[in-house]
RNA sequence: UGUUUGGAGAGUUUGAUCCUGGCUCAGGACGAACGCUGGCGGCGUGCUUAACACAUGCAAGUCGAACGGGAUCCGCGUGGCGCUUGUCGUCGUGUGGUGAGAGUGGCGAACGGGUGAGUAACACGUGAGUAACCUGCCCUCUUCUUCGGGAUAACUGCAAGAAAUUGUGGCUAAUACUGGAUAUUCUGGCCUUGUCGCAUGGUGGGGUUGGGAAAGGUUUUUUCUGGUGGGGGAUGGGCUCGCGGUCUAUCAGCUUGUUGGUGGGGUGAUGGCUUACCAAGGCUUUGACGGGUAGCCGGCCUGAGAGGGUGGUCGGUCACACUGGGACUGAGAUACGGCCCAGACUCCUACGGGAGGCAGCAGUGGGGAAUUUUGCACAAUGGACGCAAGUCUGAUGCAGCGACGCCGCGUGGGGGAUGACGGCCUUCGGGUUGUAAACCUCUUUCGCUCAUGGUCUAGGCGCAUCUUCGGGUGUGUUGAGUUGAGUGGGUAAAGAAGCGCCGGCUAACUACGUGCCAGCAGCCGCGGUAAUACGUAGGGCGCGAGCGUUGUCCGGAAUUAUUGGGCGUAAAGAGCUCGUAGGCGGUUUGUCGCGUCUGUCGUGAAAACUAGGGGCUUAACCUCUAGCUUGCGGUGGGUACGGGCAGGCUUGAGUGCAGUAGGGGAGAUUGGAAUUCCUGGUGUAGCGGUGGAAUGCGCAGAUAUCAGGAGGAAUACCGGUGGCGAAGGCGGGUCUCUGGGCUGUUACUGACGCUGAGGAGCGAAAGCAUGGGGAGCGAACAGGAUUAGAUACCCUGGUAGUCCAUGCUGUAAACGUUGGGCACUAGGUGUGGGGGCUGUUGUGGUUUCUGCGCCGUAGCUAACGCAUUAAGUGCCCCGCCUGGGGAGUACGGCCGCAAGGCUAAAACUCAAAGGAAUUGACGGGGGCCCGCACAAGCGGCGGAGCAUGCGGAUUAAUUCGAUGCAACGCGAAGAACCUUACCAAGGCUUGACAUGCACCGGAUCGGUCCAGAGAUGGGUUUUCCUUCGGGUCGGUGUGCAGGUGGUGCAUGGUUGUCGUCAGCUCGUGUCGUGAGAUGUUGGGUUAAGUCCCGCAACGAGCGCAACCCUUGUCCUAUGUUGCCAGCACGUUGUGGUGGGGACUCGUGGGAGACUGCCGGGGUUAACUCGGAGGAAGGUGGGGAUGACGUCAAAUCAUCAUGCCCCUUAUGUCUUGGGCUUCACGCAUGCUACAAUGGCGUCUACAGUGUGUUGCGAUACCGUGAGGUGGAGCGAAUCACUUAAAGGGCGUCUUAGUUCGGAUCGGGGUCUGCAACUCGACCCCGUGAAGGUGGAGUCGCUAGUAAUCGCAGAUCAGCAACGCUGCGGUGAAUACGUUCUCGGGCCUUGUACACACCGCCCGUCACGUCACGAAAGUUGGUAACACCCGAAGCCUGCGGCCUAACCGCGUUUGUGGGGGGAGUGGUCGAAGGUGGGACUAGCGAUUGGGACGAAGUCGUAACAAGGUAGCCGUACCGGAAGGUGCGGCUGGAUCACCUCCUUU
Repeated sequence: UGUUUGGAGAGUUUGAUCCUGGCUCAGGACGAACGCUGGCGGCGUGCUUAACACAUGCAAGUCGAACGGGAUCCGCGUGGCGCUUGUCGUCGUGUGGUGAGAGUGGCGAACGGGUGAGUAACACGUGAGUAACCUGCCCUCUUCUUCGGGAUAACUGCAAGAAAUUGUGGCUAAUACUGGAUAUUCUGGCCUUGUCGCAUGGUGGGGUUGGGAAAGGUUUUUUCUGGUGGGGGAUGGGCUCGCGGUCUAUCAGCUUGUUGGUGGGGUGAUGGCUUACCAAGGCUUUGACGGGUAGCCGGCCUGAGAGGGUGGUCGGUCACACUGGGACUGAGAUACGGCCCAGACUCCUACGGGAGGCAGCAGUGGGGAAUUUUGCACAAUGGACGCAAGUCUGAUGCAGCGACGCCGCGUGGGGGAUGACGGCCUUCGGGUUGUAAACCUCUUUCGCUCAUGGUCUAGGCGCAUCUUCGGGUGUGUUGAGUUGAGUGGGUAAAGAAGCGCCGGCUAACUACGUGCCAGCAGCCGCGGUAAUACGUAGGGCGCGAGCGUUGUCCGGAAUUAUUGGGCGUAAAGAGCUCGUAGGCGGUUUGUCGCGUCUGUCGUGAAAACUAGGGGCUUAACCUCUAGCUUGCGGUGGGUACGGGCAGGCUUGAGUGCAGUAGGGGAGAUUGGAAUUCCUGGUGUAGCGGUGGAAUGCGCAGAUAUCAGGAGGAAUACCGGUGGCGAAGGCGGGUCUCUGGGCUGUUACUGACGCUGAGGAGCGAAAGCAUGGGGAGCGAACAGGAUUAGAUACCCUGGUAGUCCAUGCUGUAAACGUUGGGCACUAGGUGUGGGGGCUGUUGUGGUUUCUGCGCCGUAGCUAACGCAUUAAGUGCCCCGCCUGGGGAGUACGGCCGCAAGGCUAAAACUCAAAGGAAUUGACGGGGGCCCGCACAAGCGGCGGAGCAUGCGGAUUAAUUCGAUGCAACGCGAAGAACCUUACCAAGGCUUGACAUGCACCGGAUCGGUCCAGAGAUGGGUUUUCCUUCGGGUCGGUGUGCAGGUGGUGCAUGGUUGUCGUCAGCUCGUGUCGUGAGAUGUUGGGUUAAGUCCCGCAACGAGCGCAACCCUUGUCCUAUGUUGCCAGCACGUUGUGGUGGGGACUCGUGGGAGACUGCCGGGGUUAACUCGGAGGAAGGUGGGGAUGACGUCAAAUCAUCAUGCCCCUUAUGUCUUGGGCUUCACGCAUGCUACAAUGGCGUCUACAGUGUGUUGCGAUACCGUGAGGUGGAGCGAAUCACUUAAAGGGCGUCUUAGUUCGGAUCGGGGUCUGCAACUCGACCCCGUGAAGGUGGAGUCGCUAGUAAUCGCAGAUCAGCAACGCUGCGGUGAAUACGUUCUCGGGCCUUGUACACACCGCCCGUCACGUCACGAAAGUUGGUAACACCCGAAGCCUGCGGCCUAACCGCGUUUGUGGGGGGAGUGGUCGAAGGUGGGACUAGCGAUUGGGACGAAGUCGUAACAAGGUAGCCGUACCGGAAGGUGCGGCUGGAUCACCUCCUUU
């Protein structure tokens, strides 16, 4: 500087992430339909389905200036008759006009209008050609318009018929028909000549010889108009060609008039268009033939575009007209409103026979989700006819109906706050609806009504006038729409708002109802009692006379990718190679100009679209101009590149020559080791096998061992991420034949190359066929084990097979999950095979080519990873993919002996399926570490009896909760009533309890009597205060009380548990696209994420530890109720007393312990080991203290609380009962089984606590529980309070006992209103089980276990053997971490994430759905063969009939030509018969598939998934599946080897 105006995303797979990938949404559009709603106008638009059937009316006629004629009516003249004597009526006649209906004739009817069935084709579009053609009416130029003839319809007579219609006799006209003449640049033949063309050939000139025309009409006149031949033009068509636009290969071969030629025929015209003969061609993977679908285009919708979809209205074109066939007429048709025939259907009928074709406009029925009036007019535009007037015109112009679409307008404007009422919400304060309304004021578009209504649309015709003869001007007349538009007046805010949505996407939120119900849903999903998601309401958001829904198309979707995708692991590289067509191709010179580039010309219809103008008040709409029309064709120029042709080159490729390594291949031959078998010897009782066993073999002599022999298969060591091969694959030695590679040389050829659709060959294992062979191994099978079962894993046997030969099969995780070729792009290192240079000859150095590996930079990748052997950067060619499942399946085809292989769908179903990586969790994965986890010990439990709790059972009730660890001597630190929540019975209803209001009353309370089981009821007695407001109490009524009713899965609070385990996190930084990682991992160490060192981390927080309490030592202060050494007093005795503070002790305050010191180890560390000192030594012992979180853990019955529920009851009161039941099971304890003991007697030593409704001493009574009594003590003072085990002595002597004490009987004591259900204790008697406890299991590491007693809470009493504390006596053991359990860290695998109590596979059973097969059955389509053969064209034909013309004769005639009927033939529609093809429907039964609620059987897969899994194949089995053979790693773990990295 800058010509192109143009491109948005979101939700959903996961615990989270990135990617792949589908599904869904937001946009626009419509000939639409449906739901709700609906004021007006303009412009458009309206059977998409049954090309289904159609009543009725209309849609094509016109011309009298072509013709014969003429009903009717009118006028005039004239005659007759009538009577109402008239401008009368009627009849007749003459004449003039008018002219219906029918007919001959001309033109039109082939246009206009409808529809889209057929058609995949020169049908359409586009561009050419026609030298291979036609063209009525029209324009123009030119010639002529002459002389004749015979009929026929109408009409009329007769006849047939129901009708439609027809036959026959007679008459007549023409612009009807027809003969002759004349005629050119018309047409044909022959001769001659010029010119042009790519060819056939075209176009001229001259000569000659044949053939060929005509019509009149009109006008008073002028005239006008027609007719004929020819040339030209215009218009419209015919035919031919290039190119273009559908799906299917599960249609691969098609074709006999087929392809070409010659002759004949035919057409307006080319041509197999047709026919005879000849030849054997023609089309096709660049998709023929067949099948499906479809009118094509301009355009329309969408899209940034490229594209995709579509073809309604309008325009161009084609095809069709009830279905099929056929021709006639004509300029033009094979004819929508013509004809003939056949068929189906409908109608009429006198049953003989006839008629019809709305896919014209209206309209009807039907179909359907769905689409209008049986309207007006020819005024305009256009068309037919006509000289014209005019007639006709369902073309057209208008109107009607439909919000079907687009566009415009309105439903009011301004003011108006106490922010009214009402509604809704509320934290009750208020908020919102909301200036919205009311109210005041203003306006009147639209509507309604009254009036007026011009111009335009629009001209035509008549008259007049002018004229350049084309036409112009003036005037009269003519209008469907039009009772319109427009304009003016009146009227009053008056008559006019809905629909959808409000979880996210996606703008917009609350309440109530409902309670996985009803329902919603486009996707994700919402609903199981607090739903912004259902329904309703209020509010809000969006659009607005509409709004939503449904359907379809494009978009978003780069999700078919030309623009613009991919293929290692997500879907996707063919198992490998050769090679055809095709695609692509080194270097150089010349030439051509096909592609390519550029200029110009023609065309690309109009409409549409875009831009700029114009017209309707605006817009939609209409209109003008320009652009666009990306295409096709002609022509001029250019030649770099691609291409063709011609010629060179050597680098690609190949050949030659010289070397070289190798399990490359085929055949033959030959070894040794080992297994097995056979024979013989030695030898004796076992062998074999396993986790352990058994089956099996063995005294008929096995196994073991020695010798000899047989036979088959495989080749130890070397051996190696070593070699070779295209892949599969290849391993003892030797020989023969043979393929390829590599190195060197640069002699030869001269692009000979790369890839490769189809095609061909090779192709592990298994398998098949035939014939051999068969040692070992070994599917199937058999037996033994294992197991719940075990069709398996393990064991013993064992057949096919494995081996050979010859065929077949053609598949594998045939994998590097990576197609082939060429080129380029850092390195390092190892190894196999060659070459060069160097040189100190060593186990060299350096360099190069070619293989095979590893590491790694850039780059790439979703990541993992790849990385000169690319998954990097580029080019060429091929193959393949497009969500998961159904399914590599069905059907069809091809191949195969079979097994099966190759090719390869759909219905239906899901919203995912998937890849890589992350964090967890888990593993019958690994490593490290810890814990009374195991081990080592001590003592228990599990057996007995009893106690207590739970389950279960029972019951009117046995209230409720707690349920693995972490419920079960738990809530409950205490159920006879009460408690108490449960049951039965009896009562009360503002209530047992709280408070407010209104009204009434003067009591309430208390005492007492009666009834009652009591609550309660009845009676009686007694009686308030006051500041007069009232307080207080009672009653009535109303708000309300009350609930141990529900929900711990709505909650708070509290608690348990992992676990006193060492963890859990954050900030900043860094790494990663990201989830995340790092820190926190590593090496040490610790009780500890404790500390040290290292480190892309540096710091920090919650936890750990410490700080707190207690205990252990000392010091100090203090000294009562504690203490008593010393000093006194006193006592039977006692700190009893005075006193004292030394000690003990109590209460305060301090000290002390920190790995501080020494030594060893350790990294000069942390730390650890040992030692010293010390009361205590390495957190001294114990306690309190519980991180982030987990378990929807426990508790609504401690309490609190949302919601729900009950309200004369689920509330409350009372009596009685129950929670205490009892075939049974479990848990926790107590007591025991005895001598380390029991019993008797004597005797010693604690500490914590508690006490006035209390503890209760001394004393007395009782065998005892206890009683009487009441000193002292609100307690360091008094009491509970004798501690017991222990010690001394005695006795018992191994027994169901002098053990043990259950149970039962009797008698008592105490508490209490009350011990029956249902208390404890005492005494006497009774004297059960039990002799140390199966599997299993629990606690404990030191003042611990064990053992012994004491106290307390609760409590009238007590079921306490429980619980919480206290002290006394007081051990054993720990090698150690293999195993069990739990936990921590690191790592690994994962298909788990509700996280292994996970996930998940298959059969079977039931239900639903779609599909396949199927005896068959019913249709359809297109052909084929044969039969029949209508109409009709063509053709043949004897006789028959026959106006014009011709010959002869002429009086009728006769012959010819021509025509007609008839008849034969070819072709020929429909029909019939037949066997096939393709296709569709149904189908007993059957097969698999998908889906479905918590069905059944197992457990296959995911972790080493408990036998690693998977692929191919074969066999077997209820099922997943198992086993054999070969292969793969997409296998964990351990070890070894090799390679690599770093200094």